[in-house]
Context: one part of a larger RNA
RNA sequence: AAUGCCAACAAUGGAUGCCUUGGAGGUUUUGGCCUAGGAAGGACGCAAAGGCUGCGAUACUCGUCGGGUAGGUGCCUAACACCUUUGAUCCGGCGGUUUCCGAAUGGGGCAACCCGUCCCGCUUUGCGGGACAACCUAACCACAAAAAUAGCUCCGCAAGGAAUUAUAUAGUGAUUGGGUAGGGCACGGCGUGAACCGAAACAUCCUAGUAGCGCCAGGAAAAUAAAUCAGUAAUGAGAUUCCCUUAGUAGCGGCGAGCGAAGAGGGAAGAGUCUAAACCACGCUCAAUUAUAUGAGUGUGGGGUUGUAGGGCAGACGAUAUUCGAUGUGCUGAAGAUAACAGAAUAAUCCGGAAUGGUUACCCAAAGAGAGUGAAAGGCUCGUAUGUGAAAUCCAAAGCACCGAUAGUUUGUACCUAAGUACCAUGGGGUACGAUAAAACCCUGUGGGAAUCUGGGACGUCCACGUUCCAAGACUAAAUACCAAAACCUACCGAUAGUGAACUAGUACCGUGAGGGAAAGGUGAAAAGCACCCCGGGAGGGGAAUGAAAUAGACCUGAAAUUGUUGGCUG
Numbered sequence: 001a002a003u004g005c006c007a008a009c010a011a012u013g014g015a016u017g018c019c020u021u022g023g024a025g026g027u028u029u030u031g032g033c034c035u036a037g038g039a040a041g042g043a044c045g046c047a048a049a050g051g052c053u054g055c056g057a058u059a060c061u062c063g064u065c066g067g068g069u070a071g072g073u074g075c076c077u078a079a080c081a082c083c084u085u086u087g088a089u090c091c092g093g094c095g096g097u098u099u100c101c102g103a104a105u106g107g108g109g110c111a112a113c114c115c116g117u118c119c120c121g122c123u124u125u126g127c128g129g130g131a132c133a134a135c136c137u138a139a140c141c142a143c144a145a146a147a148a149u150a151g152c153u154c155c156g157c158a159a160g161g162a163a164u165u166a167u168a169u170a171g172u173g174a175u176u177g178g179g180u181a182g183g184g185c186a187c188g189g190c191g192u193g194a195a196c197c198g199a200a201a202c203a204u205c206c207u208a209g210u211a212g213c214g215c216c217a218g219g220a221a222a223a224u225a226a227a228u229c230a231g232u233a234a235u236g237a238g239a240u241u242c243c244c245u246u247a248g249u250a251g252c253g254g255c256g257a258g259c260g261a262a263g264a265g266g267g268a269a270g271a272g273u274c275u276a277a278a279c280c281a282c283g284c285u286c287a288a289u290u291a292u293a294u295g296a297g298u299g300u301g302g303g304g305u306u307g308u309a310g311g312g313c314a315g316a317c318g319a320u321a322u323u324c325g326a327u328g329u330g331c332u333g334a335a336g337a338u339a340a341c342a343g344a345a346u347a348a349u350c351c352g353g354a355a356u357g358g359u360u361a362c363c364c365a366a367a368g369a370g371a372g373u374g375a376a377a378g379g380c381u382c383g384u385a386u387g388u389g390a391a392a393u394c395c396a397a398a399g400c401a402c403c404g405a406u407a408g409u410u411u412g413u414a415c416c417u418a419a420g421u422a423c424c425a426u427g428g429g430g431u432a433c434g435a436u437a438a439a440a441c442c443c444u445g446u447g448g449g450a451a452u453c454u455g456g457g458a459c460g461u462c463c464a465c466g467u468u469c470c471a472a473g474a475c476u477a478a479a480u481a482c483c484a485a486a487a488c489c490u491a492c493c494g495a496u497a498g499u500g501a502a503c504u505a506g507u508a509c510c511g512u513g514a515g516g517g518a519a520a521g522g523u524g525a526a527a528a529g530c531a532c533c534c535c536g537g538g539a540g541g542g543g544a545a546u547g548a549a550a551u552a553g554a555c556c557u558g559a560a561a562u563u564g565u566u567g568g569c570u571g
Stems, first nucleotide, its partner, number of pairs: 004569008017556001018522002022493002024490009033183002041101003044056003050076003062095006071083003106115003116132007134180006141173003148167004153162003187218001188216005198205001202254001228237002241268004251259002272475003275418001279302009307453001309417003312413006323405003328402005336394003340388003346361005362379002364368001370382003423448008433460001455470005509516002529555001532543004
């Protein structure tokens, strides 16, 4: 000297601390479909060069009605140039405009492009406006088939065949009116329907009727007014849906793994109705008839709707009133939503760059929630308690009028009360219930196939008794599910966390595509963002200036690994 070690000062780096524009979870309230009047979603444009936001050739906007008041021309983002008390910008209601693509719809097409036909108007090589897809449905108009029936002609011994005429409808086309289509995170109904997995293997089973796929609907959907349960002591309950419980019970189960109710009970919410049929009236068609009467079918209206059976029809008696309505029409229209308005009460002094801090003396409070302001504010600002408010649109309680609905008792009669249905056999499925068991119930493919109130179903094989209900038609709010917004809350996160995304984020980037998918926050109270001078080509640096601070200078703090310089130790 090198290496190594120690220390100081720097560099690099971006941990940590502090912060929050953004997220997470919840509570309450409110709202819930959009679309041929062209949606959702996009492309391209519009100021002033780009991105975001907004808007559409009337293009960061136009009109009008309200609110509101001194500033404004969105953000990154200044400058220039403008607007505004003749009320701008801004906030809200209702309108206008809304290129091109997209269901996309005049035809075509490699989406955002190309090419037309007709009508009307004009300032006429053209420009502007309008119409022109398909399917379903209704009305009207035009054209009109095969068959059938009747007549007639021809062929044939006849049966029958052929041609033709008349009577139609199906259908086709045009016009006009109405509808559909396409989209929608999640929630809903129906159809279809796995596997990994578990069973410590695996096949019944489980995962699971889950995921996925398809069709369809709504702001909710579905379900819903007993052929329901319960119970054997009877005098029981009374549509559906959701929650708690019953209960991991009864049960099911290679009785393995596992699966797993229901009635009752307690709550949320509460609401019930209409057809078909018998019978009556009217219309139309057909049959038969001289014609009417009649019969069959059909349409409209009345009638009628249930289990203690009810209704019809015939007869007898009786009432003239009451109540209800989820529907519709009209009028009035509370409250609420969509902008807003008023809104109490403090000074001095000290430290400090700055007072909201300390000290002293006060005040308000139906307001001491919260946020901001140069440090920590009830009395500075915005707000808060409380009170007030809508031209316009939406929602709509309630009321009035119209409208609609609503009644008995009894005797007789046996006319009606939902048919390929109930039920049976067989093959499946669903019920917590795996075909085997005493296995019902519900749905269903195939084959059979009832009754009609003296009827029929259920009560877990079946039979009897008993009880209970009335299938084979339909509608029905609320309580429930999900999503969004607003307000509020949090022993939630605080930038490797919290959404993937606090920033031009589903962006950049990757992939043919389906799809995958980041990183990236912080000067300061205020840009006061370093005038001017010097060195340098510049970058940068030294002075000077600003500032409380510049080792706050493109930035808070600034750890460690790592690097350098200086000094020391070892040698």
The part of an RNA shown here (large-subunit ribosomal RNA, domain I) has 571 nucleotides and comes from a Candidatus Levyibacteriota bacterium. Rfam family: Bacterial large subunit ribosomal RNA. The literature on the family includes a 2001 paper in Science by Yusupov et al., "Crystal structure of the ribosome at 5.5 A resolution". Taxonomically the source falls in Candidatus Levyibacteriota (Bacteria, Bacteria candidate phyla).